[in-house]
This is a predicted structure of a 317-nucleotide part of an RNA (large-subunit ribosomal RNA, domain IV) from a soil metagenome. The full RNA is in RNAcentral, with records from SILVA. Model confidence (mean pLDDT): 87 of 100.

Context: one part of a larger RNA
RNA sequence: AUGGACGCGAGGGAACUCAGCCAAAUAGCUCCGUAUCUUAGGUAGAAGGAGUGCCUAUUCCGAGAGGGAAUAGGUCGCAGUGGCAAGGGGACCCCGACUGUUUACCAAAAACACAGAUCGCUGCUAGUCGGAAACGAUGUGUAUAGCGGUCGAAACCUGCCCAGUGUCGGUACCUGAAAGUCUCGUACAAGGGAAAGAAGGGCCGAUAAACGGCGGGGGUAACUAUGACCCUCUUAAGGUAGCGUAAUACCUAGCCGCUUAAUUGGCGGCUUGCAUGAAGGUUCAACGUGAGUCCCACUGUCCCCGCGUUCAGCCCC
Numbered sequence: 001a002u003g004g005a006c007g008c009g010a011g012g013g014a015a016c017u018c019a020g021c022c023a024a025a026u027a028g029c030u031c032c033g034u035a036u037c038u039u040a041g042g043u044a045g046a047a048g049g050a051g052u053g054c055c056u057a058u059u060c061c062g063a064g065a066g067g068g069a070a071u072a073g074g075u076c077g078c079a080g081u082g083g084c085a086a087g088g089g090g091a092c093c094c095c096g097a098c099u100g101u102u103u104a105c106c107a108a109a110a111a112c113a114c115a116g117a118u119c120g121c122u123g124c125u126a127g128u129c130g131g132a133a134a135c136g137a138u139g140u141g142u143a144u145a146g147c148g149g150u151c152g153a154a155a156c157c158u159g160c161c162c163a164g165u166g167u168c169g170g171u172a173c174c175u176g177a178a179a180g181u182c183u184c185g186u187a188c189a190a191g192g193g194a195a196a197g198a199a200g201g202g203c204c205g206a207u208a209a210a211c212g213g214c215g216g217g218g219g220u221a222a223c224u225a226u227g228a229c230c231c232u233c234u235u236a237a238g239g240u241a242g243c244g245u246a247a248u249a250c251c252u253a254g255c256c257g258c259u260u261a262a263u264u265g266g267c268g269g270c271u272u273g274c275a276u277g278a279a280g281g282u283u284c285a286a287c288g289u290g291a292g293u294c295c296c297a298c299u300g301u302c303c304c305c306g307c308g309u310u311c312a313g314c315c316c317c
Base pairs, nucleotide, nucleotide: 002312003311004310005309006308007307008306009305011303012302015301020298028052029051030050031049032048037042039153053075054074055073056072057071058070059069060068061067076080088296089295090294091293092292094290095288096287100112101111116151117150118149119148120147121146122145127138128137129136130135155282156281157280159214160213161212164211165210166207167206168205169204170203173202174201175200181194182193183192184191215233216232217231218230219229242276243273254270255269256268257267258266259265
């Protein structure tokens, strides 16, 4: 030279960048004041504003304290929570209700869990689990219980399909192995045949908060357009309420509005949804080291770099 850790910076103030990443700013206490939404608890330290040292006097609270508070006057500094310590704030939206849990050593999340909802098994010598068994766990519990599955607070709701697959139940009848029975086989044997017949299957029924599924074509209203309406094919049934260019939409940077000087972004509408949709859909106060966007404040992130302190390094001895 250069680099590390710090400090300061004219004017501008996110123009930097994937992104305000980083840094800066805010900060304690007292008083005033506080929107929207809301599950009425909260949101809230919302936001925003004022004060703050020291000295003197007086008053009040306190049993008292080196305790707490108030009033008046005075006084110093650029600055009085004078150091340390010590929230940046607001608005919209997605996801998950929440506090929690997790990939020890690249992921803390929208994943897991959760309260709650629902379905299934189980009446106890049960069901489920471990064990070859004896026996043991659940449990010295008993359906307001235990075990297993799915969803995941609350609120508003949860449509249609049982044809397929599965599960459960029924079953006059059909099918249905071996053993056993009857019979044929030279009074034996190998072997042949028959009846009867378990589970299962056929057959009948139930069940979707079981696995799952939830159409196509043509025509039609006195401008046009659209199609409440009609016809037809077809299915087990043809996607209901909602939501919707979405963490889901290919076309797509859809179209319109707002935001910007300018927006492949964000938000609000529309919505014919390539390929949304009800244990899940919709909504949602509070919460979040979660994702996206905007505004205020603030700044060396940047325009555009400079100076200083210190350490390393470099150079010299």